SAM riboswitch aptamer (S box leader) from a Deltaproteobacteria bacterium, 109 nucleotides, folded computationally. Lineage of the source: Bacteria > Pseudomonadati > Myxococcota > Myxococcia. Rfam family: SAM riboswitch aptamer (S box leader). Gene Ontology term of the family: regulation of gene expression. The prediction has a mean pLDDT of 87.
Parts: sequence; C1' cells; structure tokens
RNA sequence: GCUUUAUCGAGAGUGGUGGAGGGAAAGGCCCUGCGAAGCCACAGCAACCGGUCCGCGCGGCGGAUGUCAGGUGCUAAUUCCUGCCGGCGGCAGCCGGCGAAGAUGAGGU
Repeated sequence: GCUUUAUCGAGAGUGGUGGAGGGAAAGGCCCUGCGAAGCCACAGCAACCGGUCCGCGCGGCGGAUGUCAGGUGCUAAUUCCUGCCGGCGGCAGCCGGCGAAGAUGAGGU
C1' cells in the first nucleotide's frame, strides 16, 4: 500500500518551542498573531488490543474491571456539514434508512 472486520451523537488540555497556517480531499462553514501546523514535556479521556475475574450452547462468544503493568488511539465544532431514498415542515431546516470517502483498533496479505 491493498484487504477483512468493529466502532465513529459521548469523553478529555495546559505549558514550552515554533512561527502561518489548520480543520483528509473539493465546496461550504469554521478555528487561528488573544498566536496555526509541527516538535517536546506533563496532564487527561476512552476502553480497540492486551491483563485480571466471571459465565456459557467453550477453535469461540458474552459480561465485569482503569484502585489494570502494558500496545495503540484520542483531547474545537456529529467523522464540523455535504450523496441517495423515504417521511415531516412554519420551506429555514429536521428525522429515519442506505451508501461513498475518511479516521481508529484488531486481523490478513
């Protein structure tokens, strides 16, 4: 990189460094010199993997547990919004379903 699968309406920031950008892409709309990205430190969130415990119709599945050492991830806005179908509508939008793309974990190649 490609691929399989699960999840994506919740949660969690300060300082240092750095200097202008950032929010994947395009269009919106936002954030940003009251300092962007990146990097570092510390803190935190969550609970995908792993650990521990329990149950079962035990190659596995389910539940509990962060007062669980560890591996990732994450800490503006629903994945910030966007497509298609259906419904509602005080025509601005709202709700439900399905999808595309993306992100993250775990597995495969």